Context: one part of a larger RNA
């Protein structure tokens, strides 16, 4: 002095990035249980109470003997076998209700939830970097959308042939969002799909016709896919403005002018996992808060399936706060074991 256990008067998280660790809680009957809520649930909420061991006593139930009686069934009968009631008596288990009795402590040792409440994310169960990441990341059901009519469409394979599939659109196979709920606005100028009985372009052949000893060579028609041109599609990739002035205090700016775009951000929501300026401002929670929540909007740079807002339940997710609790800490002590060290 290190591991790894154990116990500390007083306080009780003042410690620290942060209650990390530790500690409280613990099983089992009984009572009792708020808000939410998709009425399933949250919920073991939360709280509170018992709990050993004797004695008596009470129920239920198995049983084992005894008395009494019932029924079926077999035999000529006497009588055997199954089965059920009622009483008595005994044992056993399990529920209890009194009274006592012991210890600090009776799920006495082991085993064996702390608990609440806001708020973000992700709906959930689940999956995942074997070996530093488990998550809010991935799937997921549910929503969209698009190919494809079977000798399809996609995929793998030089091919033969194989998979979807011996399935057939209520279906496969590709993308996109991601329970539910309320919704999902404007833009097809650009990229990029798709469709068109468009005067255009448009090779090679074909066919006409000139040249031309041949071989070429020239003009003209036809003419595919593509381009062009002409509609369409944003749950296709993506986009969603600026400057002036204006209402009888001031401020605001319903509105009014003008440049401009293909359109100029709509409902949400919002200093947010998104806000630079920012520790924004105001409330509230501390004594005290760059922190939580709860508005406000002037959003550097929010927004609607690249989803937008909201949600009970859920989570070894993140962040705030309150109770219990405690060697985290005030502030150290001791005390077991093993180790390291000292002697030998």
């Nucleotide at each position: 002095g290190g591991c790894u256990g154990g116990u500390a008067a007083g306080g009780g998280a003042a410690a620290u990035c942060g209650g990390c660790a530790a500690a409280u809680u613990g099983g089992c009957c009984u009572c009792g249980u708020a808000u939410c809520u998709u009425c399933g649930g949250u919920a073991g909420a939360a709280g509170a109470g018992g709990u050993g061991c004797c004695u008596a006593u009470g129920c239920u139930u198995g049983u084992g003997c005894c008395u009494u009686u019932g029924a079926u069934u077999c035999u000529u009968u006497u009588g055997a076998a199954u089965u059920g009631a009622a009483g008595g008596u005994g044992c056993a288990a399990g529920c209890g209700u009194a009274g006592g009795u012991c210890g600090c402590a009776g799920u006495g040792a082991c085993a064996a939830g702390g608990g609440c409440g806001g708020c973000c994310c992700g709906a959930c169960u689940g999956u995942u970097u074997a070996u530093u990441a488990a998550a809010a990341a991935c799937g997921u059901a549910g929503c969209c959308a698009a190919g494809c009519g079977c000798a399809a469409a996609g995929c793998c394979g030089a091919a033969a042939g194989g998979c979807u599939u011996g399935g057939u659109a209520c279906g496969c196979u590709u993308g996109g969002u991601g329970a539910g709920g309320c919704c999902u606005g404007c833009c097809c100028a650009g990229u990029g799909g798709u469709g068109g009985u468009g005067u255009u372009u448009g090779a090679a052949g074909g066919c006409u016709c000139c040249u031309u000893u041949c071989a070429a060579g020239g003009a003209g028609c036809u003419u595919a896919a593509g381009a062009c041109c002409c509609a369409c599609c944003a749950a296709a990739c993506g986009g969603c403005g600026g400057g002036c002035c204006u209402a009888a205090c001031c401020u605001u700016g319903a509105g009014g002018c003008u440049c401009u775009u293909a359109a100029g951000g709509u409902a949400g929501c919002g200093u947010a996992a998104u806000g630079c300026c920012u520790u924004g401002u105001c409330g509230u929670c501390u004594g005290a808060a760059u922190g939580g929540c709860g508005a406000c909007g002037u959003g550097c740079a929010u927004g609607a399936a690249u989803g937008g807002c909201u949600u009970a339940a859920c989570g070894a997710g993140g962040u705030c706060g309150c109770c219990a609790c405690u060697g985290u800490c005030c502030c150290u002590a001791c005390c077991a074991g093993c180790c390291a060290g000292c002697u030998u």

Predicted 3D model of a 344-nucleotide part of an RNA (large-subunit ribosomal RNA, domain IV) from Candidatus Pacearchaeota archaeon ex4484_31. The source organism's lineage runs through Archaea, Nanobdellati and Candidatus Pacearchaeota. Rfam family: Archaeal large subunit ribosomal RNA.